Context: one part of a larger RNA
């Protein structure tokens, strides 16, 4: 001199950085005190204050403990060690839980709750060729499947397509059956001796007619898969359009929310916070391309979650210095 691990640091105190990452700070017990919000349980150890040693001694109630009085020492009395940092606002997920053994712990999975659907028991389902097993030593307040995901307020319109359920009149339709036909073969008949005709049987083939489910068809069903418009005009400033016209559709997106985990243009515009804010919060609505159980909107509590802000605190930084130990390097 380089690195590592510890320790300290004037003044400042996040100016560092993608980001307070890391470090510092807080920390025990007792007393006081404690907001919004809330599902009245919580939030809460909220926040924020004060006390704490030793000697002698009083009281209660012997030890312990509590509460007083007088005094003593230090920079420092939970005298060392061990021992929450806190607050505000928002997104997501209600919560405790589970997960990518070895780069992801989450907003993903699960969950209680909700809904639809199948299943009447030799149940449906699942495994097995089967016997059999499972479901279940259960019986619709049960069991299986699918979706959603506490709770609160709600969950709009469309059955044209696809799926599922129901229907059976008509159309179409397989194997099978089958009236009948055609062809081959030949006993026989016939012949101009080349040939011709040809029953029965057998074989091949065609086949009217009959013939189920399915499909077509008729209904139902969206917490089934899914879907939920365009153009033009119009009010006495302008702008806008409650209103009207027209085309198309199965029906044209209701409530709520909205530049959002969704907004391209976009750092939209306005307000707040900052001296200054592509992030953040509150609004607006012009929703490229929100939207109602592929759930919509809220929500106390919870979270090694994500985002923004603040207090405290600090070598993160301005900007670096010193010390200890260890490792290297150099020299001996």
């Nucleotide at each position: 001199u380089u690195c590592g691990u510890g320790g300290c640091u004037a003044a400042g105190g996040a100016a560092c950085u993608a980001g307070g990452c890391a470090a510092a700070a807080u920390g025990g017990u007792c007393u006081c005190g404690u907001a919004a919000c809330u599902u009245c349980g919580g939030g809460a150890g909220a926040a924020g204050a004060g006390a704490c040693g030793c000697u002698c001694u009083g009281u209660u109630a012997u030890u312990a403990a509590a509460u007083g009085g007088a005094g003593c020492c230090g920079c420092a009395g939970u005298g060392a060690a061990g021992a929450g940092g806190c607050c505000c606002a928002g997104g997501c997920g209600a919560c405790u839980g589970u997960u990518u053994a070895g780069c992801a712990a989450a907003a993903a999975c699960a969950c209680a709750g909700g809904a639809c659907u199948c299943u009447g028991c030799a149940a449906a389902u699942u495994c097995g060729u089967a016997a059999g097993a499972u479901g279940a030593a259960g019986u619709a307040u049960a069991g299986g499947g699918u979706c959603u995901g506490a709770c609160a307020c709600c969950u709009g319109c469309c059955c044209g397509g696809u799926g599922c359920c129901g229907g059976a009149a008509g159309g179409u339709u397989a194997a099978g059956g089958a009236a009948g036909g055609u062809u081959g073969u030949u006993a026989g008949c016939u012949u101009u001796c080349g040939g011709g005709c040809g029953a029965a049987g057998c074989a091949a083939u065609c086949g009217a007619c009959u013939g189920a489910a399915g499909c077509c068809c008729c209904g139902g069903u969206a917490a089934a898969c899914g879907g939920c418009g365009g153009c033009c005009g119009u009010a006495a400033c302008u702008a806008u359009a409650a209103c009207g016209g027209u085309c198309c559709u199965a029906a044209g997106g209701u409530a709520c929310c909205g530049a959002a985990a969704u907004u391209c243009c976009u750092u939209g515009u306005c307000g707040g916070g900052u001296a200054a804010g592509u992030u953040c919060c509150g609004a607006c609505c012009u929703g490229c391309a929100c939207g109602a159980a592929u759930g919509g909107u809220g929500u106390a509590a919870c979270g090694a979650u994500c985002u923004g802000g603040g207090c405290a605190c600090u070598g993160u930084c301005u900007c670096a210095g010193c010390c200890a130990c260890g490792a290297g390097c150099u020299c001996g």